Overview:
The part of an RNA shown here (large-subunit ribosomal RNA, domain V) has 583 nucleotides and comes from Thiomargarita sp. NAM092. Its mean pLDDT, the model's own confidence on a scale to 100, is 85.
Context: one part of a larger RNA
RNA sequence: CCCGCGGCUAGACGGAAAGACCCCGUGAACCUUUACUAUAGCUUUACACUGGACUUUGAGCCUGCUUGUGUAGGAUAGGUGGGAGGCUUUGAAGCGAGGACGCUAGUUCUCGUGGAGCCAUCCUUGAAAUACCACCCUGGCAUGUUUGGGGUUCUAACUUAGGCCCGUUAUCCGGGUUGAGGACAGUGUAUGGUGGGUAGUUUACCUGGGGCGGGUUUCUCCAAAAAAGUAACGGAGAAGUGCGAAGGUACCCUCAGCACGGUCGGAAAUCGUGCAUUGAGUGCAAAGGCAUAAGGGUGCUUGACUGUGAGACAGACAAGUCGAACAGGUACGAAAGUAGGUCUUAGUGAUCCGGUGGUUCUGUAUGGAAGGGCCAUCGCUCAACGGAUAAAAGGUACUCCGGGGAUAACAGGCUGAUUCCUCCCAAGAGUUCACAUCGACGGGGGAGUUUGGCACCUCGAUGUCGGCUCAUCACAUCCUGGGGCUGUAGUCGGUCCCAAGGGUAUGGCUGUUCGCCAUUUAAAGUGGUACGCGAGCUGGGUUUAGAACGUCGUGAGACAGUUCGGUCCCUAUCUACCGCGGG
Repeated sequence: CCCGCGGCUAGACGGAAAGACCCCGUGAACCUUUACUAUAGCUUUACACUGGACUUUGAGCCUGCUUGUGUAGGAUAGGUGGGAGGCUUUGAAGCGAGGACGCUAGUUCUCGUGGAGCCAUCCUUGAAAUACCACCCUGGCAUGUUUGGGGUUCUAACUUAGGCCCGUUAUCCGGGUUGAGGACAGUGUAUGGUGGGUAGUUUACCUGGGGCGGGUUUCUCCAAAAAAGUAACGGAGAAGUGCGAAGGUACCCUCAGCACGGUCGGAAAUCGUGCAUUGAGUGCAAAGGCAUAAGGGUGCUUGACUGUGAGACAGACAAGUCGAACAGGUACGAAAGUAGGUCUUAGUGAUCCGGUGGUUCUGUAUGGAAGGGCCAUCGCUCAACGGAUAAAAGGUACUCCGGGGAUAACAGGCUGAUUCCUCCCAAGAGUUCACAUCGACGGGGGAGUUUGGCACCUCGAUGUCGGCUCAUCACAUCCUGGGGCUGUAGUCGGUCCCAAGGGUAUGGCUGUUCGCCAUUUAAAGUGGUACGCGAGCUGGGUUUAGAACGUCGUGAGACAGUUCGGUCCCUAUCUACCGCGGG
């Protein structure tokens, strides 16, 4: 060096299972509910199957009888028309009794008595006699009829898992009979309510993982690198309007502040003089503008017009922006002229659907109409603001599928804020004296043990805390060894330098690492090794399914809260290592 045998399990990010954690999918399934929309069921009401009688209470109609004071006025005049007479021995006026109405004036009816009169046309009134007749109005009464509501009652529909008999040797069913109930119950149709009992679904995205928080449209500035444009959960702020004058035009004016002077009057009120170039003001944010004013006033007004629009800016598109000029009619101005809102840039919403007004459009045989079109206008915190629907929240540890190392938890990597170590400067402490020892304020390095940041390998799997076993390395050395300085008398020490050969505890509590306690020791070191080591062991903790407590939640359920319980697979091919044998 080659070959083999027996062991061992550190590695082959070993084998097994398209990761169950995490995220994503306009994936799924179950579960919940005061998510949305349906729906079984329950229930309300109406009608039908569904009939009689009595009573009570409404409504309509016919007939009859009644009812009706505004003021003036004989007085309780309902309206209109006809009308010069009407009623009366078939019993007038008056009187008595009773009833009804009533605005307390009276009107009207019945009965008795009575015995021949009573009323109208005159005078007042918008309207003239209930003298007489007809029709009608308001309210009321009575009869009849039609139709409702309530109550009571009947029996014949209908019901009967009450009794008895029969089919029938039958706890079903049917028939008969009797009893009970009864126009109810029940059923059908329509309708309002209720309705996680059931069903179908929804429950956004951005995001230095996701969740929680915040944001999502528009305007201004910086970032933005002197054209335009330009991102971030970069840094600052605003808008979701206001104004009929705060618009148009003609004409006029100049601010803030400071100094000095001046009654009450003060640091600032109003007044005067001077200086003051923009520091004031501009409806509101910021920026850019604006004293020729776009700032401040006064007069007159409505151009905050209608129909168009050459040509440009900007832009993926859709949107957005500027605009001379022409026609019509208008405001102001002597005129030239200016005016199609506002110093400018925010003050917003596509399409569909629907409303309103107009219209020389259309009009399903024709004439119309309905409907539609066109013009004008209105209705969206459709604010997740280019708006999926008119209409939508949650749980899953019982979970599932497709994917992702495009994205988190372990480990590694990069970084080194944090952490640890070290050095520089030396204010000060150390009685005196910075440097025996300690060292503020600051500064420079190193390490890669903490907590982090990033998200680079791994999600077709790199098993995660602690313990056991077995270790190996570094040295910033705990002990043992050798030294320097000392604020080292000695014994003990302090600090620094060299040094990694060897060594470096047992018990109690806790799952603990750690820590505390007890007792020893020369000492009971600090770290790295996938926080060494689960194809070596364990499985107490964490981190499935069961269950409970507290808390949160309406609930399903949830909790770096607690508690009891809870399957740890692999016969070693290669490398490495330990032995043995052969060539």
Description: It matches the Rfam family "Bacterial large subunit ribosomal RNA".